[in-house]
Context: one part of a larger RNA
RNA sequence: AGUUUGCGGGGGAUGCCUUGGAGCUAUCAGGCGACGAAGGCCGUGGUAAGCUGCGAAAAGCCACGGGGAGGAGCAAACAUCCUUAGAUCCGUGGGUGGCCGAAUGGGGUAACCCGAACGUCUUUGAAAUGGCGUUCAUCCGGGCGUGAAUACAUAGCGCACGGAAGCGAUACCGGGGGAACUGAACCAUCUAAGUACCCCGAGGAAGAGACAUCAACCGAGAUUUCCUGAGUAGUGGCGAACGAAACGGAAAUAGCCCAAACCCGGUGUAUGCAAGGCUUACACCGUUGUACACCGGGGGUUGUAGGGCCUUGUUUUGGUCGGGUGUAGGACCGACCGCGGAGUUACCAAUCAAUCGUAUAGGAGAAUGCUACUGGGAAGGGCAACCAAAGAGGGUGAAAGUCCCGUAUCCGAAAUGCGAUUGACUCCGUGACAGGGUACCUGAGUACGGCGGGACACGUGAAAUCUUGCCGGAACCUGGGAGGACCACCUUCCAAGGCUAAACACUAGAUAGCUACCGAUAGUGGACAAGUACCGUGAGGGAAAGGUGAAAAGUACCCCGAGAGGGGAGUGAAAUAGAACCUGAAACCGCAAACUU
Numbered sequence: 001a002g003u004u005u006g007c008g009g010g011g012g013a014u015g016c017c018u019u020g021g022a023g024c025u026a027u028c029a030g031g032c033g034a035c036g037a038a039g040g041c042c043g044u045g046g047u048a049a050g051c052u053g054c055g056a057a058a059a060g061c062c063a064c065g066g067g068g069a070g071g072a073g074c075a076a077a078c079a080u081c082c083u084u085a086g087a088u089c090c091g092u093g094g095g096u097g098g099c100c101g102a103a104u105g106g107g108g109u110a111a112c113c114c115g116a117a118c119g120u121c122u123u124u125g126a127a128a129u130g131g132c133g134u135u136c137a138u139c140c141g142g143g144c145g146u147g148a149a150u151a152c153a154u155a156g157c158g159c160a161c162g163g164a165a166g167c168g169a170u171a172c173c174g175g176g177g178g179a180a181c182u183g184a185a186c187c188a189u190c191u192a193a194g195u196a197c198c199c200c201g202a203g204g205a206a207g208a209g210a211c212a213u214c215a216a217c218c219g220a221g222a223u224u225u226c227c228u229g230a231g232u233a234g235u236g237g238c239g240a241a242c243g244a245a246a247c248g249g250a251a252a253u254a255g256c257c258c259a260a261a262c263c264c265g266g267u268g269u270a271u272g273c274a275a276g277g278c279u280u281a282c283a284c285c286g287u288u289g290u291a292c293a294c295c296g297g298g299g300g301u302u303g304u305a306g307g308g309c310c311u312u313g314u315u316u317u318g319g320u321c322g323g324g325u326g327u328a329g330g331a332c333c334g335a336c337c338g339c340g341g342a343g344u345u346a347c348c349a350a351u352c353a354a355u356c357g358u359a360u361a362g363g364a365g366a367a368u369g370c371u372a373c374u375g376g377g378a379a380g381g382g383c384a385a386c387c388a389a390a391g392a393g394g395g396u397g398a399a400a401g402u403c404c405c406g407u408a409u410c411c412g413a414a415a416u417g418c419g420a421u422u423g424a425c426u427c428c429g430u431g432a433c434a435g436g437g438u439a440c441c442u443g444a445g446u447a448c449g450g451c452g453g454g455a456c457a458c459g460u461g462a463a464a465u466c467u468u469g470c471c472g473g474a475a476c477c478u479g480g481g482a483g484g485a486c487c488a489c490c491u492u493c494c495a496a497g498g499c500u501a502a503a504c505a506c507u508a509g510a511u512a513g514c515u516a517c518c519g520a521u522a523g524u525g526g527a528c529a530a531g532u533a534c535c536g537u538g539a540g541g542g543a544a545a546g547g548u549g550a551a552a553a554g555u556a557c558c559c560c561g562a563g564a565g566g567g568g569a570g571u572g573a574a575a576u577a578g579a580a581c582c583u584g585a586a587a588c589c590g591c592a593a594a595c596u597u
Base pairs, nucleotide, nucleotide: 001596002595003594004593005592006591007590008589009588015582016547017546020518021517022515023514024513025512026511027510028509029507030506031167032166039100040099041098042055043054044053046078047077050074051073061094062093063092064091065090066089070082071081072080105114106113107112115136116135117134118133119132120131121130138164139163140162141161143159144158145157146156172203173201174200175199176198177197183190187237213220214219224251225250226249227248234242235241255499256498257497258443262298263297264296265295266294267293268292269291270290271289276285277284278330279329280328281327282326283325303477305442306441307440308438309437310436311435312434313433314432315431318337319336320335321334322333323332338430339429340428341427342426343425351424352423353422354421355420356419357418358417359416360415362411363410364409368384369383370382371381373380385402386401387391393405394404395403448472449471450470451469452468453467454466455465458484479494480493481492482491483490534541535540554581557568558567559566560565
């Protein structure tokens, strides 16, 4: 020096564990904010560095409910207190809520600096340079006032009122813009892809939606989503690749309102004394009437065309009051009562109450003992019972239906939210139908065409359809669009205005639960003071780190030592469980013995 064996040190693998994660399901909820949010800074405790809570009323204040013996957070200790006159704790509703932050009186290097007006407090003869409170940003909207050049007016200015802003899930949705890598075995059309990304906007969903649709000579009947059709028909340097639709089957179902014709009223402009004033008769009036424009009310909303206006008829039509120059009749209009209908998601729209259900605290809740067995400990073994609408699960010194918390089942809310029903309430109607006539209306810089693009599965193609930057530019019901160039016939529908629940997408959050998901190099980056420590000027990057024991019973006392540490003693089942603490592998380092050289 090596080999082997034994005993240690060192190290932290492995096993076991789980407070933390991952994914999914169901229900709820889907927003917060100038009534100052999200997020922070600074404070706040008897002692208080961190986290948590809270805000100068500061681990808290008030009220109402729940609950019932301890309590003053994590988190010990001491001190001091609270509490059956019901504390701590849980829920609901309030109060307080510094400073920054959209940040909004002005400024600013966030958490700071500097004001103005009004009111008020102390004191005073009066007060501020002091304290406290309120208000003071910008933009938009309609309203009111004021008001130039410039006569009316308008711009502008001012006032009060209402609204907006910012944040959030890097999700879902609509819109405006919009790549490249890549694939094509190169690459340019093409693809990737209208993807990523940027911007705007909204909602709990969004968007779409009530046929100028499909279909095929039969018919269907808004939209959306799923299955199928189908990797079909097609598109395609016919390469790579892209890729429908109808029919059929399901989910869910819901339909409506304007514009216009015509009538009435109001305002403005023009006309200017006779047309006219609902109608009939007489009187009377004439700033009345007529035309145009705008506004409001009625009317009306479709394709076997519909509506308006005129007229005829049928059946019915509730009553009272009022109105238009007067009187009387008719027609018309308005109000009220009655009758009928509907309703807060569209079809018009606002609110309240009661009841029931539900959410936000909770309550009741069955049934086992013995053991002279093992053990530190019984829930294990043995013996004998019981409950079960409860043998889900967790805990208890080991493995418990009957010990504890629970579980099945049943019950419960002063307060606030949500839903349903009913009522109040509100709104609408109070004529409808049929025949005939008339040709008044039925969405115009629109449809459509040309040029250039884009979207359609469809790359310009035979290219319909949708859209539109430029240039042209209809018909108008004897009208117009579509049926994949185009024409005829036929069929079908009615554009150029609008609203609309459900079925379909997503999950930051709440509750309940599940898993052939992980188990501390795994699972979230994070089971621990984690987006912390630390790094970076900054944007940003970003860790490591879990386990004594059933219970601290965390080693009184003695000895060595400066201490650290150790030896006794003691606790404990165990201390080679002693906090550098469960188990404690390997590398590596020793001690002892035997052997080899």
Predicted 3D model of a 597-nucleotide part of an RNA (large-subunit ribosomal RNA, domain I) from Spirochaetaceae bacterium bin103. Its mean pLDDT, the model's own confidence on a scale to 100, is 81.